[in-house]
RNA sequence: UCAACUGCCGGGCAUGGAGUCGCCCUAUCUGCCGAAAGGCUGAUGACUCCUACCGCGUA
Numbered sequence: 001u002c003a004a005c006u007g008c009c010g011g012g013c014a015u016g017g018a019g020u021c022g023c024c025c026u027a028u029c030u031g032c033c034g035a036a037a038g039g040c041u042g043a044u045g046a047c048u049c050c051u052a053c054c055g056c057g058u059a
Stems, first nucleotide, its partner, number of pairs: 010025004016050006031040003
């Protein structure tokens, strides 16, 4: 000096926030269909709650 490994801090898990758990990364992650135009699902990685949106019903 370079590389690898480990620890700490940190970051990520397709549309907002919080708690818990899980997985992943020093780049991971940034959904699917379509040649394109354009189209489709979902606020979770999973569970629970709140907010927004959608559908049905009641007052």

A computed fold for a 59-nucleotide RNA from a Xanthobacteraceae bacterium, annotated as Fluoride riboswitch aptamer (crcB RNA motif). Taxonomically the source falls in Xanthobacteraceae (Bacteria, Pseudomonadati, Pseudomonadota, Alphaproteobacteria). It matches the Rfam family "Fluoride riboswitch aptamer (crcB RNA motif)". Gene Ontology terms of the family: response to fluoride and positive regulation of gene expression.